[in-house]
RNA sequence: GGGGUUAUAGCUCAGUUGGUAGAGCGCUAGAAUCGCACUCUAGAGGUCAGGGGUUCGAGACCCCUUAACUCCA
Numbered sequence: 001g002g003g004g005u006u007a008u009a010g011c012u013c014a015g016u017u018g019g020u021a022g023a024g025c026g027c028u029a030g031a032a033u034c035g036c037a038c039u040c041u042a043g044a045g046g047u048c049a050g051g052g053g054u055u056c057g058a059g060a061c062c063c064c065u066u067a068a069c070u071c072c073a
Base pairs, nucleotide, nucleotide: 001072002071003070004069005068006067007066010025011024012023013022019056027043028042029041030040031039049065050064051063052062053061
């Protein structure tokens, strides 16, 4: 220098054919317990890596950039 993969909640990851952004763990509150843990219920938490484009509508499609991993030279 060129090719490929990945980037979504604090962490690990889903998200189907473009149509309301989710799960587990963690966190907060409540229930239960003499109390803690376990368990149950509820809740908070997201610029979907960044920018632009296509579209009535983009996490998803297209272009550029950044970062990590990997292959070739």